[in-house]
C1' cells in the first nucleotide's frame, strides 16, 4: 500500500420534536342565574407532561469472543504426570481504547437516530 469479513441486540437515560393524550388561547353551538360544563373548529412546543423517537465516543442486561479450572472422548510422553485436540445450555473472570464537523436523510416532526468509529484533525 490493497482486498475481504466482523464490530450484535433488549431496557434505561442524556437528549429530541410534536401525529396522538393532555394543557393553554381564541372563534362557533348546546346546557346554565351565572361560575362554568359539554361538542366541534382552529392556534400555541419559547406547553412542565403521557404516547412517540433516542445515543461507537452514556448506563446496564443477554448473546457472542477469548481465558481459566472441571468433566467427558481421542491421540502423544511417561519416574512423576504432563501436552495438543475436539466436545460441554458446565464455573469463574474479561470485553480495551475513542478529538470529531458541515450537510444531508427517515418517520407527524426534530434530535446525541441514521449517512457516521465517516469527512477531518491528533
Nucleotide at each position: 500500500g490493497u482486498g475481504g469479513g466482523g464490530c450484535g441486540u433488549g431496557c434505561c437515560u442524556a437528549g429530541g420534536g410534536u401525529u396522538c393524550c393532555g394543557c393553554c388561547g381564541c372563534c362557533g353551538g348546546u346546557c346554565g342565574a351565572g361560575a362554568g360544563a359539554c361538542c366541534g373548529g382552529u392556534g400555541g412546543g419559547c406547553c412542565u407532561g403521557g404516547u412517540c423517537c433516542g445515543a461507537g465516543a452514556g448506563g446496564u442486561g443477554c448473546a457472542g469472543g477469548c481465558a481459566u479450572c472441571c468433566c467427558c472422548c481421542c491421540g502423544g510422553a511417561u519416574g512423576g504426570u504432563c501436552c495438543g485436540g475436539g466436545g460441554g445450555c458446565g464455573u469463574u473472570g474479561c470485553u480495551c481504547c475513542a478529538c470529531g464537523g458541515c450537510g444531508g436523510g427517515a418517520c407527524a416532526a426534530a434530535a446525541g437516530c441514521c449517512c457516521g468509529g465517516g469527512a477531518g484533525a491528533c